[in-house]
The prediction has a mean pLDDT of 86. A computed fold for a 359-nucleotide part of an RNA from Saccostrea glomerata, annotated as large-subunit ribosomal RNA, domain IV. The RNAcentral record of the full RNA draws on SILVA.
Context: one part of a larger RNA
RNA sequence: CUAUAGCUAAGGAACUCGGCAAAUUAACUCCGUAACUUCGGGAUAAGGAGUGCCACAAUGGGGCAAAGAAAGCUUGCUUUUUUUGCUUUGGGGUGGUUGCAGUGAAGAGAUCCAGGCGACUGUUUACCAAAAACACAGGACUCUGCAAACUCGUAAGAGAAAGUAUAGGGUCUGACACCUGCCCAGUGCCGGAAGGUUAAGAGGAGGUGUUAGCUUUUUUUAGCGAAGCACUCAAUUGAAGCCCCGGUGAACGGCGGCCGUAACUAUAACGGUCCAAAGGUAGCGAAAUUCCUUGUCGGGUAAGUUCCGACCUGCACGAAUGGUGUAACGAUCUGGAUGCUGUCUCGGCUAUAGACUCG
Numbered sequence: 001c002u003a004u005a006g007c008u009a010a011g012g013a014a015c016u017c018g019g020c021a022a023a024u025u026a027a028c029u030c031c032g033u034a035a036c037u038u039c040g041g042g043a044u045a046a047g048g049a050g051u052g053c054c055a056c057a058a059u060g061g062g063g064c065a066a067a068g069a070a071a072g073c074u075u076g077c078u079u080u081u082u083u084u085g086c087u088u089u090g091g092g093g094u095g096g097u098u099g100c101a102g103u104g105a106a107g108a109g110a111u112c113c114a115g116g117c118g119a120c121u122g123u124u125u126a127c128c129a130a131a132a133a134c135a136c137a138g139g140a141c142u143c144u145g146c147a148a149a150c151u152c153g154u155a156a157g158a159g160a161a162a163g164u165a166u167a168g169g170g171u172c173u174g175a176c177a178c179c180u181g182c183c184c185a186g187u188g189c190c191g192g193a194a195g196g197u198u199a200a201g202a203g204g205a206g207g208u209g210u211u212a213g214c215u216u217u218u219u220u221u222a223g224c225g226a227a228g229c230a231c232u233c234a235a236u237u238g239a240a241g242c243c244c245c246g247g248u249g250a251a252c253g254g255c256g257g258c259c260g261u262a263a264c265u266a267u268a269a270c271g272g273u274c275c276a277a278a279g280g281u282a283g284c285g286a287a288a289u290u291c292c293u294u295g296u297c298g299g300g301u302a303a304g305u306u307c308c309g310a311c312c313u314g315c316a317c318g319a320a321u322g323g324u325g326u327a328a329c330g331a332u333c334u335g336g337a338u339g340c341u342g343u344c345u346c347g348g349c350u351a352u353a354g355a356c357u358c359g
Base pairs, nucleotide, nucleotide: 001354002353003352004351005350006349007348008347010345011344014343019340027051028050029049030048031047036041038175052097053096054095055094056093059090060089061088062087063086064085065084066083067082068081069080070079071078072077073076098102110338111337112336113335114334115333116332117330118329122134123133138173139172140171141170142169143168144167150159151158152157176325177324178323179322181255182254183253186252187251188248189247190246191245192244195243196242197241201237202236206232207231208230209229210228213224214223215222256274257273258272259271260270283317284314295311296310297309298308299307
């Protein structure tokens, strides 16, 4: 010097990102116990007191023995009761005594206040994350009539389910309380069928090639050309879908701008205008969301970029991608307080094991 333990004057968080670590608290009995609350809790709330040993006098419960009494009858046993004695066990009372200290060692909650998030118990990144993430009971929408929807499989078949809409699948939300506004223009989904568009197929007018033959030409050649065969092909017909018409938001989603105006000023209940499918309602708001920003005011501190309460100018909250509250709960996160301490002022000492020196 390192590690692990123990002690430390005075101070007591001045340490530090942060009380990290350590210390404090701790058992049992009695007293006492707030806000808030879903009336269950909160609660071991908080905060106090007692606890050893000895003696004495009482006292509750159990067991055994002896004696007496009463009752019953299978007349010598049983049951009940009284007194006395012995024994065992419990909680109190009075007095005394002792140590620094009596749950004498060990083991054994620190507590409170306020806020964010998540209701809760639970689950998770085996080996850097335990959480505000996941799940959850509850809520809602949607699909499914049973040979169900859906999933697996090429199929047979299997699960769903030896279930049957109070059932099963999918999606979102996430206890509870109060609630959940406007928009169907876009996208999706559901319904509709008049019209437009529309495939294969059906259809086959027409066209092309080939050439028996005919015509023509100086033999050459040129023209026409039936049937058959082959190729091509117009009109017409032809479903869903799409276009189209409606509905639907606890479907994906969305929820404005400019200008003016009141008898100080300021502000604008009010008016005008443009655009849009509709222009953000209730509630909340510098927030796990606020850039400017350490916003401004108040509280707490001697001093507070954090915290709490307000304000609203919401860069860029907002209602089941749920909004706002909320008792209880949390190895959660944030701020404060009491107690406590070597975290620190600021170090020191001790023990053990290393390191180091010698061997």

It matches the Rfam family "Bacterial large subunit ribosomal RNA".